[in-house]
Molecule: transfer RNA
Organism: Gemmatimonadaceae bacterium
RNA sequence: GCACGCGUAGCUCAGUCGGUAGAGCACCCCCUUGGUAAGGGGGAGGUCAUCGGUUCAAUCCCGAUCGCGUGCU
Numbered sequence: 001g002c003a004c005g006c007g008u009a010g011c012u013c014a015g016u017c018g019g020u021a022g023a024g025c026a027c028c029c030c031c032u033u034g035g036u037a038a039g040g041g042g043g044a045g046g047u048c049a050u051c052g053g054u055u056c057a058a059u060c061c062c063g064a065u066c067g068c069g070u071g072c073u
Stems, first nucleotide, its partner, number of pairs: 001072007010025004019056001027043005049065005
């Protein structure tokens, strides 16, 4: 330099061939216990990397940029 893949909650990751986003762990509250741990219930937490385009509507489609990884030279 070229090609491909990835970027979603604090962390690890799903997700929908377009209709306002979820799980596990972690965090907060409650139940249970003599008290912890474990277990159960509830809750908070997200500009879906950034900018633009298409669309009535974009996390999803298109382009550019940024970052990470892999391969080739």